[in-house]
Context: one part of a larger RNA
RNA sequence: GAACGAACGCUGGCGGCGUGCCUAACACAUGCAAGUCGAACGAAGGCCCUAGCUUGCUAGGUGUCCUUAGUGGCGAACGGGUGAGUAACACGUGGGAACCUGCCCAAGUGUGGGGAAUAACUAUGGGAAACCGUAGCUAAUACCGCAUACGCCCUACGGGGGAAAGGCUUCGGCCGCACCUGGAGGGGCCCGCGUCGGAUUAGUUUGUUGGUGGGGUAAUGGCCUACCAAGACUACGAUCCGUAACUGGUCUGAGAGGACGAUCAGUCACACUGGAACUGAGACACGGUCCAGACUCCUACGGGAGGCAGCAGUGGGGAAUUUUGCACAAUGGGGGAAACCCUGAUGCAGCGACGCCGCGUGGGUGAUGAAGGCCUUAGGGUUGUAAAGCCCUUUCAGCAGGGAAGAUGAUGACGGUACCUGCAGAAGAAGCCCCGGCUAACUCCGUGCCAGCAGCCGCGGUAAUACGGAGGGGGCUAGCGUUGUUC
Numbered sequence: 001g002a003a004c005g006a007a008c009g010c011u012g013g014c015g016g017c018g019u020g021c022c023u024a025a026c027a028c029a030u031g032c033a034a035g036u037c038g039a040a041c042g043a044a045g046g047c048c049c050u051a052g053c054u055u056g057c058u059a060g061g062u063g064u065c066c067u068u069a070g071u072g073g074c075g076a077a078c079g080g081g082u083g084a085g086u087a088a089c090a091c092g093u094g095g096g097a098a099c100c101u102g103c104c105c106a107a108g109u110g111u112g113g114g115g116a117a118u119a120a121c122u123a124u125g126g127g128a129a130a131c132c133g134u135a136g137c138u139a140a141u142a143c144c145g146c147a148u149a150c151g152c153c154c155u156a157c158g159g160g161g162g163a164a165a166g167g168c169u170u171c172g173g174c175c176g177c178a179c180c181u182g183g184a185g186g187g188g189c190c191c192g193c194g195u196c197g198g199a200u201u202a203g204u205u206u207g208u209u210g211g212u213g214g215g216g217u218a219a220u221g222g223c224c225u226a227c228c229a230a231g232a233c234u235a236c237g238a239u240c241c242g243u244a245a246c247u248g249g250u251c252u253g254a255g256a257g258g259a260c261g262a263u264c265a266g267u268c269a270c271a272c273u274g275g276a277a278c279u280g281a282g283a284c285a286c287g288g289u290c291c292a293g294a295c296u297c298c299u300a301c302g303g304g305a306g307g308c309a310g311c312a313g314u315g316g317g318g319a320a321u322u323u324u325g326c327a328c329a330a331u332g333g334g335g336g337a338a339a340c341c342c343u344g345a346u347g348c349a350g351c352g353a354c355g356c357c358g359c360g361u362g363g364g365u366g367a368u369g370a371a372g373g374c375c376u377u378a379g380g381g382u383u384g385u386a387a388a389g390c391c392c393u394u395u396c397a398g399c400a401g402g403g404a405a406g407a408u409g410a411u412g413a414c415g416g417u418a419c420c421u422g423c424a425g426a427a428g429a430a431g432c433c434c435c436g437g438c439u440a441a442c443u444c445c446g447u448g449c450c451a452g453c454a455g456c457c458g459c460g461g462u463a464a465u466a467c468g469g470a471g472g473g474g475g476c477u478a479g480c481g482u483u484g485u486u487c
Base pairs, nucleotide, nucleotide: 001487002486003485004484006483007482008481009480010479013359014358015357016356017355018354019352020351021317026315027314028313030312031311032310035074036073037072040071041070043068044067045066046065047063048061049060050059051058052057053056081270082269083268091194092193093192094191095190096189099187100186101185104183105182106181108179109178110177111176112146114144115143121136122135123134124133125132126131152161153160154159166175167174168173196242197241198240203233204232205231208230209229210228211227212226213225214224215223245267246266247265248264249260250259251258252257272293273292274291275290276289295306296305297304298303323349325348326347327346331345332343333342334341335340362392363391364390365389372383373382374381375380396428398423399422400421401420402419406414431476432475433474434473435472436457437456438455442471443470444469445468446467452459453458
C1' cells in the first nucleotide's frame, strides 16, 4: 500500500447492487418448511329432489356437485441446512471393467381366466393418555394361484422357470399395466498422478499379504468364511501424533510465489450421541422405524412424547452477525388426465454505512477586506469572498397527479414500487483524524519527569511546533480513525 463475512470509538442525508453467528455440531417455547391423486377402491357425511310427518328427524332417489378418515399409487433418497468427523480413492484430474437405474425417449410382444383376504365400518373390551385387543362385514391399479411366452432367465443342452390392472371416454381415443431391447440422464466400483505439519513418532501388520473352495452383493474384491502358503508396508518417511471437509476459486503480488476456501457453483460427510436394519429404482433415510445412552416434557406412577446443523424466532456463549414479514405473480420442484393443490426452494420486502458504486448537503456575485476570534514588533497580520447583502437553480429528500416492463391468451407478491409531470423553498442534509522526524500541515496559553503522549526514534524536570486547550493549517469525506488478520 492492498484486502476483509470484520469488531470498537466519534459522526451520519439519499439511492442501487451485494452481504450478514467466523464463537457453543450449545439447549430450544411457538408457527410454518412434503405432499398429492375421488379419472385406482369401498365407505361415511353435506348439498339437491321426492314422500312421511313429531318442523327437524325418518325412508327413498339422484347429480357424481362438495368434504374427507381409511385401503392403494407416486413423491417423501429432490430441494433446504451445517462442516462435527475425515490426511482418505474424501476431493481434483485422467483412465478402466465386473454393474444398477423409478420417472423420460425409441422399438417389439402381450394385457386371457379365476381365487382368498383385509383396513375403513359395526359390535365389544382394555388404557389417564399414547394407543391396543377380540368377533363380524366389504372393495380395489392391494394380495395369490392357473393359462399363455416374440424376445427373457437357468441348463448337465435332454430340458426347466417366469407376467399383467384396470380407469376415463364425446366410443374416435386417452391415461395406464406386464415382459423385453436400446438410449439419455443419474449412480455404485477399481486404478495412475496430485493433495498440511511433526523423526524430540522408526519400525508397523495376523484377515495381516497371496492362493483355492464356498458365501455375499446390482457388481469386482479378504467384502466374509474354511483350508493352504508366509507374506505385505517402510528413510522416495510406513506406523503414530497434531491439524484440516476438498475443489472451481478468493486476497495479495510485476510475476514466481504466499495466505485463504464466507457468499455463488461442483463433490463429500453429518442430522441429539452410538448402533442396526426395514421399505424402496434409489436410504442404512434431517422433519421414517427399532435398540441403547444423555437431556427435556406429560402422567391417574402402570406408562408415554420429543430432537431447528430447514425458515423465522428464544436463551446462552461472544468484540460481533437480521424479520416469529409478503407471495406462489415469475423460475424450478412433487402429485394430478386436467382444473388445481403443496412448495420458509425461490421471487420479494424489512433491519444493519457491513462492503462496493453513484448522488447531495447549493451556484454566481460580493472589500468598507464588517463584526467577532486568534496572533502581534501594537503599525498591523490572519480567519477571508469566508459571512452578510444581491441575483439564480431545485438534484436528493417532501407534497400532489399520472403510472409501468417483468406475463407468448389470462394471472403481479414486489407496488401505487420504479419512472414521468407539477408545486414550494437554500430550504431538511458534515464529520473524523492528524500537524517533532519518518509524513502533508505552526503559533499562543496552561502544565512543569506531574498530568499525560507514543507505530519506531522518542517527548514532558518553567518559554514543550511531541502533553491539554485555543486559533490557524493538512488529509480523507458519509464517512474518518483504531484494533485484529493475510499478502